[in-house]
């Protein structure tokens, strides 16, 4: 929005938002500069790259690494944000294709 209607209601179709679900982007990843912790610790500030792309780039565990020194890895799980898509799933019972199987 329409339709019934007693032109209120309630019914009923259709539409849509919201909140899910599935996709795509990015891997919640990476360079760099500056401070900061110290095996009871492993962090914070800026700044680039990364996306047909605005935002975000973080926690938590669990191992392993570093003998006091400046430098972290690794696996696993959990998100936002932009964008696009959509009804689905079960039983039966019939015809018609087609495919595997025996």
């Nucleotide at each position: 929005a329409a339709g019934c209607a007693u032109a209120u209601a309630a019914c009923u179709u259709a539409a849509u938002a919201a909140u899910g679900g599935c996709g795509u982007a990015u891997a919640a990843u990476u360079u760099c500069g500056g401070g900061g912790a110290u095996a009871u610790g492993g962090c914070c500030c800026a700044a680039g790259a990364g996306u047909a792309u605005c935002u975000a780039c973080c926690g938590g565990a669990c191992c392993a690494c570093c003998a006091u020194u400046a430098a972290u890895g690794g696996u696993c799980c959990g998100a936002c944000u932009a964008c696009g898509c959509a009804g689905g799933a079960u039983u039966u019972a019939g015809u018609c294709a087609u495919g595997a199987u025996a």
Predicted 3D model of a 102-nucleotide RNA (Purine riboswitch aptamer) from Lentibacillus kapialis. The organism belongs to Lentibacillus, within Bacteria. Its mean pLDDT, the model's own confidence on a scale to 100, is 75. The sequence is in RNAcentral, with records from Rfam.